[in-house]
This record gives sequence, C1' cells and structure tokens, in this order.
RNA sequence: GCGACGUAGCUCAGUUGGCUAGAGCACCUGGUUCAUACCCAGUAGGUCGAGAGUUCGAAUCUCCCCGUCGC
Repeated sequence: GCGACGUAGCUCAGUUGGCUAGAGCACCUGGUUCAUACCCAGUAGGUCGAGAGUUCGAAUCUCCCCGUCGC
C1' cells in the first nucleotide's frame, strides 16, 4: 500500500436504506425431579467499533479514525 472483517457474554444472520435490530448457545427465573442433569416455558441483555456527513429516514451509502486477520 491492497483486500476482508468489527452487530447481545460467545458464534453469527440482517448490507437492493424503511415496519419493532434478530437467531442459536450461555446466564437468570419458573415448571418437571427426592435431588442434579436432560427436557419444557419465559425474562433480561445491544449507544450495530468511535466520530462526522448525505437523507424524511442509516447496522446498511460517503468521509475519516481505531482495532483484528490475510497479502
């Protein structure tokens, strides 16, 4: 210098801009059990890496920085 990536505690989806930002696992609560595990149900958890811009509207487009990986 070039390319890819950064979204929940973890792994990720969502990137033709629009409805409330989601899934699985984990955690927690409840059920079940003599009890634990399994299983079932439910809750909570996010300034979408930071900042700025465009737009009626940005996780998504643009700019700039930070970080990770590869060449």
Background: A computed fold for a 71-nucleotide RNA from a chicken gut metagenome, annotated as transfer RNA. It matches the Rfam family "tRNA". Its family is annotated with triplet codon-amino acid adaptor activity in the Gene Ontology.